[in-house]
RNA sequence: CGUCCGCCCGGCGAUGGAGUUCGCCGCGACCGCCUUGAUCGGCUGAUGACUCCUGCGCUGCU
Numbered sequence: 001c002g003u004c005c006g007c008c009c010g011g012c013g014a015u016g017g018a019g020u021u022c023g024c025c026g027c028g029a030c031c032g033c034c035u036u037g038a039u040c041g042g043c044u045g046a047u048g049a050c051u052c053c054u055g056c057g058c059u060g061c062u
Stems, first nucleotide, its partner, number of pairs: 009026005016053006032043003
């Protein structure tokens, strides 16, 4: 100096908050899907996953 492993810390995982956990990144993790040559156009979800809260959507009852 470079590489790898472990731990700690920070960040990220398509729109909010919290807890737990997983993965990834720490000059890069991340920035949804379908159709089209491209454009136009169409579609799902507040989660990476689980639980809770908030907001939104659908159905039924009062």
This is a predicted structure of a 62-nucleotide RNA (Fluoride riboswitch aptamer (crcB RNA motif)) from a Pseudomonadota bacterium. The model forms 100% of the base pairs in the Rfam consensus.